[in-house]
Predicted 3D model of a 1500-nucleotide RNA (small-subunit ribosomal RNA) from a Thermoproteota archaeon. It matches the Rfam family "Archaeal small subunit ribosomal RNA". A reference for the family is Yusupov et al. (2001), "Crystal structure of the ribosome at 5.5 A resolution", Science. The coordinates come from a structure-prediction model, not an experiment, and the mean pLDDT is 80. NCBI's taxonomy places the organism under Archaea, Thermoproteati, Thermoproteota.
RNA sequence: AAUCCGGUUGAUCCUGCCGGACCCUACUGCUAUCGGGAUGGGACUAAGACAUGCAUGUCGAGCGCCUCCAAGCUAAGGUGGAGACGCGGCAUACGGCUCAGUAACACGUGGCUAACCUACCCUCGGGACGGAAACAACCACGGGAAACUGUGGCUAAUAUCCGAUAGGUGAAGACAUCUGGAAUGAUCCUUCACCCAAAAGACGUUGAGCCCACGCUGUUCAACGCCGCCCAAGGAUGGGGCCGCGGCCGAUCAGGUAGUUGGUGAGGUAACGGCUCACCAAACCAAUAACCGGUACGGGCCGUGAAAGCGGAAGCCCGGAGAUGGGCACUGAGACAAGGGCCCAGGCCCUACGGGGCGCAGCAGUCGCGAAAACUCCGCAAUACGCGAAAGCGUGACGGGGCCAACCCGAGUGCCGUCCGCUGAGGAUGGCUUUUCCUUGGUGUAGUAAGCCAAGGGAAUAAGGAGAGGGUAAGACUGGUGCCAGCCGCCGCGGUAACACCAGCUCUUCGAGUAGUAGGGACGAUUAUUUGGCCUAAAGCGUUCGUAGCCAGCUCAGUAAGUCCCCCGUUAAAUCCAGCGGCCUAACCGUUGGACUGCGGAGGAUACUGCCGAGCUAGGGAGCGGAAGAGGCCGACGGUAUUCUCGGGGUAGGGGUGAAAUCCUAUAAUCCCGAGAGGACCACCAGUGGCGAAGGCUGUCGGCUAGAACGCGUCCGACGGUGAGGGACGAAAGCUGGGGGAGCGAACCGGAUUAGAUACCCGGGUAGUCCCAGCUGUAAACUUUGCGGGCUAGGUGUUGGGAUGGCUACGAGCCAUCUCAGUGCUGCAAGGAAGCCCAUAAGCCCGCCGCCUGGGAAGUACGGCCGCAAGGCUGAAACUUAAAGGAAUUGGCGGGGGAGCACCACAAGGUGUGAAGCUUGCGGUUUAAUUGGAGUCAACGCCGGGAACCUUACCGGGGGCGACAGCUGGAUGAAAGCCAGAUUAAAGGUCUUGCUGAACUAGCUGAGAGGAGGUGCAUGGCCGUCGCCAGUUCGUGCCGUGAGGUGUCCUGUUAAGUCAGGCAACGAUCGAGACCCGCACCCCUUGUUGCCACCGAGGAAACUUUCCGAGGGGUACACUAGGGGGACUGCCGCCGAUAAGGCGGAGGAGGGAGCGGGCAACGGCAGGUCAGUAUGCCCCGAAUCCCCCGGGCCACACGCGAGCUGCAAUGGCUGGGACAGAGGGUUCCAACCCUGAAAGGGGAAGGUAAUCUCUAAACCCAGUCGUAGUUGGGAUCGAGGGCUGAAACCCGCCCUCGUGAAUCAUGGAAUACCUAGUAACCGCGUGUCAUCAUCGCGCGGUGAAUACGUCCCUGCUCCUUGCACACACCGCCCGCCGCUCCAUGCGAGUGGAGUUUGGGUGAGGCGUGGUCCUUUGGGCUGCGUCGAAUCUGGGUUCCGCAAGUAGGGAGAAGGCGUAACAAGGUGGCCGUAGGGGAACCUGCGGCCGGAUCACCUCCU
Repeated sequence: AAUCCGGUUGAUCCUGCCGGACCCUACUGCUAUCGGGAUGGGACUAAGACAUGCAUGUCGAGCGCCUCCAAGCUAAGGUGGAGACGCGGCAUACGGCUCAGUAACACGUGGCUAACCUACCCUCGGGACGGAAACAACCACGGGAAACUGUGGCUAAUAUCCGAUAGGUGAAGACAUCUGGAAUGAUCCUUCACCCAAAAGACGUUGAGCCCACGCUGUUCAACGCCGCCCAAGGAUGGGGCCGCGGCCGAUCAGGUAGUUGGUGAGGUAACGGCUCACCAAACCAAUAACCGGUACGGGCCGUGAAAGCGGAAGCCCGGAGAUGGGCACUGAGACAAGGGCCCAGGCCCUACGGGGCGCAGCAGUCGCGAAAACUCCGCAAUACGCGAAAGCGUGACGGGGCCAACCCGAGUGCCGUCCGCUGAGGAUGGCUUUUCCUUGGUGUAGUAAGCCAAGGGAAUAAGGAGAGGGUAAGACUGGUGCCAGCCGCCGCGGUAACACCAGCUCUUCGAGUAGUAGGGACGAUUAUUUGGCCUAAAGCGUUCGUAGCCAGCUCAGUAAGUCCCCCGUUAAAUCCAGCGGCCUAACCGUUGGACUGCGGAGGAUACUGCCGAGCUAGGGAGCGGAAGAGGCCGACGGUAUUCUCGGGGUAGGGGUGAAAUCCUAUAAUCCCGAGAGGACCACCAGUGGCGAAGGCUGUCGGCUAGAACGCGUCCGACGGUGAGGGACGAAAGCUGGGGGAGCGAACCGGAUUAGAUACCCGGGUAGUCCCAGCUGUAAACUUUGCGGGCUAGGUGUUGGGAUGGCUACGAGCCAUCUCAGUGCUGCAAGGAAGCCCAUAAGCCCGCCGCCUGGGAAGUACGGCCGCAAGGCUGAAACUUAAAGGAAUUGGCGGGGGAGCACCACAAGGUGUGAAGCUUGCGGUUUAAUUGGAGUCAACGCCGGGAACCUUACCGGGGGCGACAGCUGGAUGAAAGCCAGAUUAAAGGUCUUGCUGAACUAGCUGAGAGGAGGUGCAUGGCCGUCGCCAGUUCGUGCCGUGAGGUGUCCUGUUAAGUCAGGCAACGAUCGAGACCCGCACCCCUUGUUGCCACCGAGGAAACUUUCCGAGGGGUACACUAGGGGGACUGCCGCCGAUAAGGCGGAGGAGGGAGCGGGCAACGGCAGGUCAGUAUGCCCCGAAUCCCCCGGGCCACACGCGAGCUGCAAUGGCUGGGACAGAGGGUUCCAACCCUGAAAGGGGAAGGUAAUCUCUAAACCCAGUCGUAGUUGGGAUCGAGGGCUGAAACCCGCCCUCGUGAAUCAUGGAAUACCUAGUAACCGCGUGUCAUCAUCGCGCGGUGAAUACGUCCCUGCUCCUUGCACACACCGCCCGCCGCUCCAUGCGAGUGGAGUUUGGGUGAGGCGUGGUCCUUUGGGCUGCGUCGAAUCUGGGUUCCGCAAGUAGGGAGAAGGCGUAACAAGGUGGCCGUAGGGGAACCUGCGGCCGGAUCACCUCCU
């Protein structure tokens, strides 16, 4: 100090990455009032190039000379100032800038220097004697365009030289002293050799001497003071050198090195040293990373973070390095020298072409580069440095100002009322205040500007940026757009109702700022030291031996390296923290203290670790004993089977498959018997048994050999563990050589299958499989679990050994218990994301090794090593992507399993459809139009959809219509109406001409009415369907981290999640059931229009008698329509568990839901309907609106669905006869009468209905037909007639006559419905309706067959299993090919850069020699050496381009297949080999990360 959030899923947990929120740096967009602070501001790219000005001078108290000014002067005096040139001294090696190079003693830190230097400064000691010759400036003469330079002449010094003295160096010798840990150091003595100091200066004061006129202001000496000079010693300061330790990446850099490593000697340096050279030796460095490559100035520090850490390292400070690139020396205390020199290179400039000049990585500034960075400012007033005795001079160091929102800090943009406004936003108005602002004065400063003080004016002069779908704070606002335009860090928005785009409004957040982009840190415990992992998510090397390393049992003694404590030194300042203080506060600054950590030193402690020594036996090893074993190698022997050969027997097939065929067989197969040959293999025993490190190992016997377990008062004595590199072993396939070859069998050849079938199946068959010798070195080499050790509940098998006890048929026999070692199962705690694991750990600990860090690209490329090859080991990146994954959950699905159920399933049956003709709907085609919808079940006699017009939505033609507002026109007459004519199918609709009329006006713009125009994927409502189903949920509890589970499961039962029993569940909801209606039995009530047992005028037939019957009467029956009863497995028997219930029976009108209907769950299907109505949005708006006429929806080569009629005799036809129910009826039903052959027509009672009316057919009786395309069938066509209606041509119905079709004589594949008053057959009513029914909805009549089951087909429900599916299998998904884009590998070659090496040329430097000259110097030249640059050859690294080539990635709707996920339809996968358009297929060996069924074993 401690935080998460979004994104993989239908949901969950986990792994894991991507993204967001935070801080910092740079740039950018928009915006901007002020002040303060500070080591901010061309670092990042071009250490690129630079015009111009400035940045280093100073000293006259070192010296010469010249010019000017002032002052003084003939002696009381002998000055002052400014400037030029030069000699000389000091400085210019500092300061300032930059970060190219550098991986190094460059830096940091701590030491060493007994191996060194140090100008100026300080202290101390000594000294400064004598002499000399020059060179500048200057003068004269030259050369040159210039730069510059030559010759001659004069001259001073603190410039130079000589001598002296002091001194130094070397050698030899000798004695001591000092410092010190140690003399090689210092001091000192003698001798020799060599080398060799100085400025007797300047100035000031005082004194003295000499000199001084046409000009002068001078000079000499002495004393004192001061500044300098020389030598020596010490100090200080600054540096040189050496060493320990520390801090980047790459091993796809593993070997490097010839001055290399060391020695001797020499040279060189201030100094050590291969620093250099000669000789000698052959070493030296490296896995603790040499060498090579890449990158990089290092540190204090800075950013971030809790910290560890990670990243940075411009600005300030310290150190280093560099000054256009490179080299070299000179001078000097100091340089190999930023504003010094020489040379080469490249660049630029001047030039008279001869020759010269320059170097901003100083301050400004310019160009260039770029995303990116200021004024050619002021001043030396302060600080500081250089020079000077000083005054002072100089300083682009520095101090200041200017510019920039670059940073940090502070402040402001107002406050209070009233009114308007919505209580707002805001506006108006009045007042208050004055930080800031403006004006003025003072102070302030080098000078300004600020600031501060005072006065006046005046709310005045001052707010934006980003965002508002989630994460993430703030819109379920409006308009525009319509997968477009666009947004988006991530998830994701946008396809007509966008909270997500573009705007407006509103809101949020921060605020003089606010956002974006790029980079860094944090978040990230996603590199894990603190602090992670590796069974299945990424991750245990195939196994083992063993080197280095790391780790290591018990006891004692020593030591004190690690470790711990105290102290000393150091760890610069700044930075950081704390206290105090100064600016109004703060930032900032001052001061004091602390911290930082390390390093060095001194002292102490000794538990632990290390080291050394001594011992021990629990680890380990050895020995002995008996026993177990498919451990390995070699040899011998055996056995059955297959195949082949021979002999015998035997005859027509055999073989093979889902079914076949290829194939074998008449040259005799298959089959049987016998004999033989050859190769491979080793049944039973045999066991989740054994052995082995793993791979792996199985007939028997023998030989050789290895290891493990057990037992032992035997021995050794920590000898151990792990193991980077390294070695060995290592299935199958494969390779090389040689054998062998029976069976099997990649490739291959055939046969099938198939759309194809490079496969699965079948017939053949080569490598191979086998042996020997060698190679390869990989596997799902798996327990997907590294090795070793210790500890942590149990239970139960099994193998081997041991111990004890018992039994014994005495067998190495059996049984039991304990124990050691192995091998299984189960299981507590614990662990785990879960699955699971659990003493054989995936638990708790220790040691060591290997490995992982999102997916893909890719185990690929390049490089290296290995291999004969195949290939193996090692092993990236660009680019791409938001996921890829693990475990578990709920569904769905399966060419998985189990159970139950259903006539929209089967079976057993019945009748059909599918063939024919016709009707009707649909598709298609056609058409001006054939309007539109519906499309498996769940569209297709459906939209109540039987369309002549209408309907009508379509087509052709014609006509009409704008409420309201604005403009326009209009009393010079609008709208409206009308005669005639024209137009037309028709029409004052329009036009021509005219009349009437009296105020509006469709000419324009908006806006409306209307729309069967669009969207059923914007909707309501309604409907269909899953579903003739039995399911769907909730509360509480329990289980699980969670999704979720349990309940709802199991057993029995049911039509049913119906009920019963069991059960971590107990209850409950919706559904099922109950309920409602109808039908069946009985009772009560009700009697008109119903009924008539009863009476009965009258009538009919008449033999008894029967029938009809007005009217009366009645309410029994029937009926009507209200109410009630009745049925509940209630009773009996059996089954079942004593249950639920089932089966049978009795009774009953009815029996187990009595039968039929209504109602009917949570929900799904973006199911259907915008064309029934409603309705959002969009569109049309004088046409997509409204009206009219005609046409079309009725077309017709065809295809499909649903029906009707039939194919006949259980029938047709003719004649006669009988019986319903339910409905309808006033523009209606119509009795009855007349008429017509009929359809029909003409009249007409009754009926607004239990009153009147519309009404049966099949059936029965009789006759006829006689199995025939018929007396079946009635299509089609002709003629005549009728009805409805303005109107039957397209296009109605009916009647009669004639015609008399069919692939029609019972219907292929296929398929529908149905379990009883049902199917089938028969008619009737009604809806629609002017007319038209083969349709829909109802009604009755006749009236069967079969099953009493099953899950085979089709489906549904439940349980279970697998899953890569979840839009849910109409799912998902793989590869090849085609197209586009992107990055990459290889690539003949080509261009460039770096580095290295050999050789050539070789500027120049250094050393040394010679020679010449005008000789303190220079020229020429020889030798040696170093050597830049350049040329050339080789090696190596990197970069660019490249014809072509290879794979990869990405890309809404391309082609081919279907490999994988379910048993994925041939289980999948791994290794290897061959083959193939492709996914892939096949062989061999391996794995389970395989479904299903069965068996064995083990466990509970």